[in-house]
Notes:
The prediction has a mean pLDDT of 81. The RNA shown here (transfer RNA) has 73 nucleotides and comes from an uncultured Clostridia bacterium.

RNA sequence: AGAGGUGUAGCGCAGUUGGUAGCGCACGUGGUUUGGGACCAUGGGGUCGCAGGUUCGAAUCCUGUCACCUCUA
Numbered sequence: 001a002g003a004g005g006u007g008u009a010g011c012g013c014a015g016u017u018g019g020u021a022g023c024g025c026a027c028g029u030g031g032u033u034u035g036g037g038a039c040c041a042u043g044g045g046g047u048c049g050c051a052g053g054u055u056c057g058a059a060u061c062c063u064g065u066c067a068c069c070u071c072u073a
Stems, first nucleotide, its partner, number of pairs: 001072007010025004019056001027043005049065005
C1' cells in the first nucleotide's frame, strides 16, 4: 500500500427479504429463607463505532471515516 472480517446494554451474543432492538449473565425491587446462596415474580439500562446519503421508514442498502484482527505485497 491492497484485500477481507469484526464493531449492537456493564460482559458475551442474536437480529432470516428495510417496518418503532432482543436473549443469557450481571444489576435494582419484592417474595421465599434466621441470614446468605439457589429459586420465583417484576423492573431499569443501548437512538446499533462515528459522519453523511437513499427511503414514508435504516442495526439492515450506498459513500466516507475510526479502532481491532487476519491475509497479500

Record summary
It was read from a public genome assembly. Rfam family: tRNA.